[in-house]
Context: one part of a larger RNA
RNA sequence: UCCGGCGAGCUGCGUUGUCCGGCAAGGUUAAGCCACUUUAGUGGCGGAGCCGAAGUGAAAGCAAGCGUUAAAAGCGCGUAAGAGUCGGAUGCCGCAGGCCCGAAACCGGGUGAUCUAUCCAUGUCCAGGCUGAAGCCGCUGUAAAAGGCGGUGGAGGGCCGAACCCACAUCCGUUGAAAAGGGUGGGGAUGAGGUGUGGAUAGGGGAGAAAUUCCAAUCGAACCCGGAGAUAGCUGGUUCUCCUCGAAAUAGCUUUAGGGCUAGCCUCGUGCAGACCUAACGGAGGUAGAGCACUGAAUUUCCUAGGGGGCGUCAAAGCUUACCGAAGAAUAUCAAACUCCGAAUGCCGUAAAGGAAGCGCACGGGAGUCAGACUGUACGAGAUAAGUUGGACAGUCAAAAGGGAAAGAGCCCAGACCUGCAGCUAAGGUCCCCAAGUACGUGUUAAGUGGAAAAGGAUGUGGGAUUUCAAAGACAACUAGGAUGUUGGCUCAGAAGCAGCCAUACAUUCAAAGAGUGCGUAAUAGCUCACUAGUCGAGAGGUCCUGCGCCGAAAAUGUCCGGGGCUGAAACACGACACCGAAGCUCAGGGAUUGUAUGAAAAUAUGAUCGGUAGAGGAGCAUUGCUGACAUGAAGAAGCUGUACCGGAAGGAGCAGUGGAGAGUCAGGAAGAGAGAAUGCCGGA
Numbered sequence: 001u002c003c004g005g006c007g008a009g010c011u012g013c014g015u016u017g018u019c020c021g022g023c024a025a026g027g028u029u030a031a032g033c034c035a036c037u038u039u040a041g042u043g044g045c046g047g048a049g050c051c052g053a054a055g056u057g058a059a060a061g062c063a064a065g066c067g068u069u070a071a072a073a074g075c076g077c078g079u080a081a082g083a084g085u086c087g088g089a090u091g092c093c094g095c096a097g098g099c100c101c102g103a104a105a106c107c108g109g110g111u112g113a114u115c116u117a118u119c120c121a122u123g124u125c126c127a128g129g130c131u132g133a134a135g136c137c138g139c140u141g142u143a144a145a146a147g148g149c150g151g152u153g154g155a156g157g158g159c160c161g162a163a164c165c166c167a168c169a170u171c172c173g174u175u176g177a178a179a180a181g182g183g184u185g186g187g188g189a190u191g192a193g194g195u196g197u198g199g200a201u202a203g204g205g206g207a208g209a210a211a212u213u214c215c216a217a218u219c220g221a222a223c224c225c226g227g228a229g230a231u232a233g234c235u236g237g238u239u240c241u242c243c244u245c246g247a248a249a250u251a252g253c254u255u256u257a258g259g260g261c262u263a264g265c266c267u268c269g270u271g272c273a274g275a276c277c278u279a280a281c282g283g284a285g286g287u288a289g290a291g292c293a294c295u296g297a298a299u300u301u302c303c304u305a306g307g308g309g310g311c312g313u314c315a316a317a318g319c320u321u322a323c324c325g326a327a328g329a330a331u332a333u334c335a336a337a338c339u340c341c342g343a344a345u346g347c348c349g350u351a352a353a354g355g356a357a358g359c360g361c362a363c364g365g366g367a368g369u370c371a372g373a374c375u376g377u378a379c380g381a382g383a384u385a386a387g388u389u390g391g392a393c394a395g396u397c398a399a400a401a402g403g404g405a406a407a408g409a410g411c412c413c414a415g416a417c418c419u420g421c422a423g424c425u426a427a428g429g430u431c432c433c434c435a436a437g438u439a440c441g442u443g444u445u446a447a448g449u450g451g452a453a454a455a456g457g458a459u460g461u462g463g464g465a466u467u468u469c470a471a472a473g474a475c476a477a478c479u480a481g482g483a484u485g486u487u488g489g490c491u492c493a494g495a496a497g498c499a500g501c502c503a504u505a506c507a508u509u510c511a512a513a514g515a516g517u518g519c520g521u522a523a524u525a526g527c528u529c530a531c532u533a534g535u536c537g538a539g540a541g542g543u544c545c546u547g548c549g550c551c552g553a554a555a556a557u558g559u560c561c562g563g564g565g566c567u568g569a570a571a572c573a574c575g576a577c578a579c580c581g582a583a584g585c586u587c588a589g590g591g592a593u594u595g596u597a598u599g600a601a602a603a604u605a606u607g608a609u610c611g612g613u614a615g616a617g618g619a620g621c622a623u624u625g626c627u628g629a630c631a632u633g634a635a636g637a638a639g640c641u642g643u644a645c646c647g648g649a650a651g652g653a654g655c656a657g658u659g660g661a662g663a664g665u666c667a668g669g670a671a672g673a674g675a676g677a678a679u680g681c682c683g684g685a
Stems, first nucleotide, its partner, number of pairs: 001685006011096004016091008026051003032045005055062002065077004099237002102234001106227006117201009126191001128160003131156001135152006164188003168185005203219001205215003212221001240620006250263005264369002266366007276355002280350004289341001290339002295335003300330003306324002308321004372397006379390002402413003417590004422586003428580003431564003437577001440575004444570001450566001456551002460548010477535005483508003488502003514529001518527002591610008621674001623671002626668005632662001639658005645652002
C1' cells in the first nucleotide's frame, strides 16, 4: 500500500406530536393469584392505582363557578361550545455512557529501592615507579636555645602511571553490532576512593555534594487494578436506492465571540381563504439633483462706521491716504449635521381586468443556519491606499452543471427529468488551430498602435473653426541693397548699433535700411537680421477645438495578441445583411410529481412542474432469525465461477460449470439490518 472480515442514533422508563387499532363519558389494569401448555407463553382473576369527564384559590375551602375585596362594583381564570383513554408503530425531547472512537488529567486500594539515590552492617580491591613532612639520631652552633648540615624516618583528599572507576574532546554509528555503543585521545587512581553481600527509606511519599536529579529502558509527581463507557461547547468517522421541496452564514441576549437560546429564513400536516403579485390610481416623504430665501463658508469690486500711517498742535480740532476694513450693495461660488425648491426608485393604501399555482396568513410536528465570498451601485472610516476594514441595496457563488472570458467559485449569457447523427437563437464570434464572412459600403491608424501606464514633450497624421498676407505678385529660395548726421549722449583705459545707464513717438537721403536681431573685436573691423527692390509664379503663415497615432516605457523559465500569423485577420462610427454558437427555446419520443375536469375505481384528457449542499417529507430494494400458508431438493439445495437477460434505482432471474445438503416464494412480524474513508480494529499478501 492493497485485499478480506469486523466497525457507529441502540435499549429501559417518562413527556409531547402524528398515524393505525380497541373501547368510549368513560378508558385501563399493576404487583400478585389460578388454570393450561411448556421453559417460553396463552387464558382467566385481580379496580389498588393512573388519565379523562370542573373549575378556582397560596391554602383552608367553595363549586358552574372560584379568587380578589368592606363590596352584590370592577377585574383574573373558568362554564356555556363537550372526547377521552389504553395498546402498537413512528418523529422529537428528558433521565440514563445515550451515535462511535479519542485525551491530558482527578480519586481509591495495592505493587515496587534485583535499576538508581542516600544511609546502616559486614567483607573485599588498588601493578610499578617518584617525591621525601613531622619525629628521632649524630655533627655543628649557643650562656642555654633557636638555627645550620648529614643521616634515619615514611607523612600526604602528594606526583607519574596499569587494574579499577569516570565520561572532557572528536570521528564513526543514527531502519545501529548496541533503545546510549565503538575508535583515538582524556580525568581520578590511599581516597569525600572503587566494589561484593545483607538490610533501611514509597508516591499528597522517599532520596538528592541540588540537575526538576533519581525512585526497574517510565518522573514538575512511579507502576498496576479499580471509580470508568471520567469529561471533551474540540477533531475525525457514521454503511442501500429513488422521488418532492429546499435554507442560513442575520437580529437580540449570552464570562458570549469557532458554543448556545429565541426570532428570521427551510420543510411536513391541519385550517382559513384569493388574502399573494402586478399595470393603473391615490398617498406620506426631503434623498439624487438644484439653489442661496435661512444657517454657515467663501471670491472680486464698490461704499462706509472704525482702525493704522502722514501733516498739524501745548493738547486738540482739522486736512490727507496706491494701507486694513465690520455692516451694507453688486458679482462669481460651496455645504453629511444649509433649504425658497425637488425627482427617479422604493414604501403604504385601493385595486375592475390580468397573473399566480411550491403564492398568503394562522396553529401544530421536524430542522439546519449564527466563520460567508466576490462583483456592481451609492456611502462612512482610511490617504476618493489595502484581495482578511464597516455597514446599505442588488446579483452570482456558496448549494449551479452548460456556452463565452486562452486557462479562472463570485464576471457575461443561461438555470441540466431522460433519449435523439433534428431545428432556432443568447453572450461571444466567423484567416488557420476552431464551428461560422479571407462578407459589403465610407473614411481612420503605420505605431505590430491594436496586443499594459502618468505628468510632461513633439512641424506624426485626419477633420473642423477662426485670423493675417497674397496676381497692385504673398511664403521659401536666389541676386542686389541694408545708407547719412554719428564713434547719439553719458560712463569708461576703451564703449564706435551690439558691457552698462539715458534717449530711441531723433532727424536726413531713400525703393528700403532699428541710434539696431544675433554672431564677432581689447576697441574698431568683419558676417548677419529686421526692412527694400529684382528673379520666380500660387498659395503661405498663426491661433484654437477635435479623431487616431509617437516619445516618456528598466526584471528576473519565454516575445505580456491563447498560438500561428495579421496592415486587417486593427480601432472607431454608421448603414444594410448572412452564418456559427449552450444542457436556453423549438421539434419527436419517453418517465415522474402535481392542479383541474370526467369517473365508483383503475384511468383518461388537459395545464404546470421536475439543478441542488445543510435540512424536512415520501416511496422502495437487499440481509439475518421467527410465525403461518404454499411449493422444492441426491433426476443434486445453499455457496462459488462464468454469462450477451429483466427492472427507473437499490436489485432480480435464467443457463452452464463447480459443489455435495439443505433451501425457496408469498404474507405477517422482529432486528447484532447495508462501509471506502474514522493516522479505524484483526488477519493476509